Transfer RNA from Ramazzottius varieornatus, 71 nucleotides, folded computationally. It matches the Rfam family "tRNA". Its family is annotated with triplet codon-amino acid adaptor activity in the Gene Ontology. It is annotated as a transfer RNA.

RNA sequence: GGUUGUAUGGUGUAGUGGUAGCACGUCGGACUUUGAAUCCGUCGACCCGAGUUCGACCCUCGGUACGACCU
Numbered sequence: 001g002g003u004u005g006u007a008u009g010g011u012g013u014a015g016u017g018g019u020a021g022c023a024c025g026u027c028g029g030a031c032u033u034u035g036a037a038u039c040c041g042u043c044g045a046c047c048c049g050a051g052u053u054c055g056a057c058c059c060u061c062g063g064u065a066c067g068a069c070c071u
Stems, first nucleotide, its partner, number of pairs: 001070007010024004018054001025043001027041004047063005
């Protein structure tokens, strides 16, 4: 230098054009003499920019970060 993959709450991980989910976690509550465990609720996210579309996490282009392969 070229090709290619990945990027989603604090962490991990789903989501093939129409409501952004799950688990752990935070916080609050229930239970308990107290604590742990358990149960209920709550908080919190689409890497950046542009394009296509009525509508984009999703499709296209460019960029950034990390990885793989070739040179």